Transfer RNA from Anaeramoeba flamelloides, 73 nucleotides, folded computationally. Its mean pLDDT, the model's own confidence on a scale to 100, is 80. Its Rfam family is "tRNA". The family's RNA type in Rfam is transfer RNA. RNAcentral holds the sequence, with entries from ENA.
RNA sequence: CUCAUCAUAGCUCAGUUGGUAGAGCGGUUGACUGUAGAUCAAUAGGUCACCUGUUCGAAUCAGGUUGAUGAGA
Numbered sequence: 001c002u003c004a005u006c007a008u009a010g011c012u013c014a015g016u017u018g019g020u021a022g023a024g025c026g027g028u029u030g031a032c033u034g035u036a037g038a039u040c041a042a043u044a045g046g047u048c049a050c051c052u053g054u055u056c057g058a059a060u061c062a063g064g065u066u067g068a069u070g071a072g073a
Base pairs, nucleotide, nucleotide: 001072002071003070004069005068006067007066010025011024012023013022019056027043028042029041030040031039049065050064051063052062053061
């Protein structure tokens, strides 16, 4: 320098080919317990990396930027 894949909650990851953003773990609160843990219930937490475009509507499609990983020269 070229090509490919990836970027979604604090962490690990889904999201079925455009139509209300989710799970597990973790956090907080409550129940239970002499306390803690375990268990049960509830709850908070997201500009879907960034910019622009297409569309009635974009995490999803198109172009560009940044970063990570891999392959090639």